[in-house]
Context: one part of a larger RNA
């Protein structure tokens, strides 16, 4: 001298752009944050409209939060997967023919304070089931080629046995269904490397280490288990212990380095605490289900309900961190043929000097030089062209009219927003402070006040300064306080503190 999610003190005119719970992964009232299709289907209530329940279908595994956990294939960088999966998109080839049984809402009848349930009777689908069909496929057997070599894998390969699809609506125009094969793009496993401190931690393990068989899982795999053998890992540091989410990157440095991961990308974990499976292409699922705790709250005491680490907002904790706002106009998601429909993703505004840039609080004239204040050697110096005072100019601020872009897409459609910006018009008018001033270190002189107690002495206070060196106090003196005025750096900041380079 850099920096910064910063605080605290003083001060404050505006305006872009960023940013803002670093503690209590502590408690949370209140709203809102994920739906959606009637062009799948049943029914109700109104009827010119539509609207609600229910069944079904796709979403809710995306989007959003936080960083507790984890030193580990968690991540990053590099290969593999001949050990693997993908709805929804695209592309290709082919198929969609019969049956059947039930069920939910309504309805009737019961039971609970409530949440919320029995029971009995009807009904439908793209909901459930069966059966047909197979130049597709899987799954077993065997024959030849290539490639690979462990097991395997591929193809205008060939033969055989077994198993396995479908759904319809409708405006007639399509939009679904199924079945393979490719493709896009995502995600699973898996090596090699790398990835804090600590030997005041030196041995560690028994599903442990490998095998053989079973089982599992989309897949290899001790993933599980039987059983068999005795292995594996350790000073290149095993195992315990502490801390810690990682990376792009960010801080500083001339660089090698340190130090750090807040905002913004990507990856991983978590979602009141434990554990658990279910649906599903995906979950072991933040506003999903079950058990356990533990806190809360309803309660007719029998029992029930909850989960802001969504976005606002509360209380707590702190040195400390924000509005219970506005809109789907745009940009992305989800449903839907469309129209539309939800979206607290997001797009704005708002508040906070917290940062970074930027602009201003006036220009130009104006005295040998006004009052005031202040220093004096009492002559006169400073403050100071400073102000008054004339002149002028309007950034900004203020009236008053106009007014976007951002909308793709002929019409319509902007929260922001009458904002932005633009012309007039008024009038210097709205808008300067904090440090600091012995040397390191840019800026120095003046007045006057104050000094005592206690003890044997060290010492301690009034009253010290302090980032560091010094310096200073009853002899009258300052570099101390308090007062004055001059000066000096920075300027909507200033100053200090705290961590690191």
């Nucleotide at each position: 001298g850099g920096a910064c999610g910063a605080a605290c003190g003083c001060u404050g005119g505006c305006g872009g752009c960023g940013u803002g719970u670093c503690u209590a992964a502590g408690g949370c009232a209140u709203g809102c944050a994920a739906g959606u299709c009637g062009a799948a289907u049943g029914g109700g209530u109104u009827u010119a409209g539509a609207c609600c329940c229910a069944u079904g279908g796709c979403a809710a595994a995306c989007g959003g939060g936080a960083g507790a956990g984890u030193a580990a294939c968690a991540c990053a960088u590099u290969g593999g997967u001949a050990a693997c999966u993908u709805a929804c998109c695209u592309u290709g080839a082919g198929g969609u023919c019969g049956c059947g049984g039930a069920u939910a809402a309504u309805c009737a009848g019961c039971c609970g304070a409530a949440a919320g349930g029995c029971u009995g009777g009807a009904u439908a689908a793209u909901a459930c089931g069966c059966g047909a069909u197979g130049g597709a496929a899987a799954u077993g057997a065997g024959g030849g080629g290539a490639c690979a070599c462990a097991a395997g894998u591929c193809a205008u390969u060939c033969u055989c046995a077994u198993u396995u699809a479908a759904a319809g609506a409708u405006u007639u125009a399509u939009c679904g269904c199924c079945u393979c094969a490719a493709g896009a793009a995502a995600g699973g496993c898996c090596u090699a490397u790398g990835c804090c401190c600590u030997a005041u931690c030196a041995g560690c393990u028994a599903g442990u280490u490998g095998g053989u068989g079973a089982g599992g899982u989309a897949a290899a795999a001790g993933c599980u288990c039987a059983c068999c053998a005795a292995g594996g890992c350790u000073a290149c540091g095993a195992c315990g212990g502490g801390u810690a989410c990682c990376g792009g990157g960010u801080g500083u440095g001339a660089g090698a380095g340190c130090a750090u991961g807040g905002c913004c990308c990507g990856g991983c974990u978590c979602a009141c605490u434990g554990g658990g499976a279910c649906u599903g292409a995906g979950a072991c699922a933040c506003u999903g289900c079950c058990c356990a705790g533990a806190c809360u709250c309803c309660u007719a005491c029998g029992g029930g309900a909850g989960g802001c680490u969504g976005c606002a907002g509360u209380c707590a904790a702190g040195a400390a961190u924000c509005u219970u706002c506005c809109c789907c106009a745009a940009u992305g998601g989800c449903c839907g043929a469309a129209a539309g429909g939800c979206u607290g993703a997001g797009g704005g505004a708002g508040c906070g000097a917290c940062g970074c840039c930027g602009c201003g609080u006036g220009c130009a004239g104006g005295a040998a030089g006004a009052a005031g204040c202040u220093c004096u050697u009492c002559g006169g110096g400073g403050u100071g062209u400073a102000a008054a005072c004339u002149g002028c100019u309007u950034u900004u601020c203020u009236u008053u009219g106009g007014g976007a872009c951002g909308a793709a897409u002929c019409u319509a459609u902007g929260a922001c927003g009458g904002u932005a910006c633009c012309a007039a018009g008024g009038g210097a008018a709205u808008a300067a402070g904090g440090g600091g001033c012995u040397g390191c270190u840019a800026a120095c002189c003046u007045c006057g006040u104050a000094u005592a107690u206690g003890c044997a002495a060290u010492u301690g206070u009034u009253a010290g300064c302090a980032g560091u060196a010094a310096c200073g106090u009853u002899c009258g003196u300052a570099u101390u306080a308090c007062u004055a005025g001059a000066g000096u750096g920075c300027g909507c900041g200033c100053c200090u503190u705290a961590a690191u380079g």

A computed fold for a 501-nucleotide part of an RNA from a Patescibacteria group bacterium, annotated as small-subunit ribosomal RNA, 5' domain.
The coordinates come from a structure-prediction model, not an experiment, and the mean pLDDT is 81.
The source organism's lineage runs through Bacteria and Bacteria candidate phyla.
The full RNA is in RNAcentral, with records from ENA and SILVA.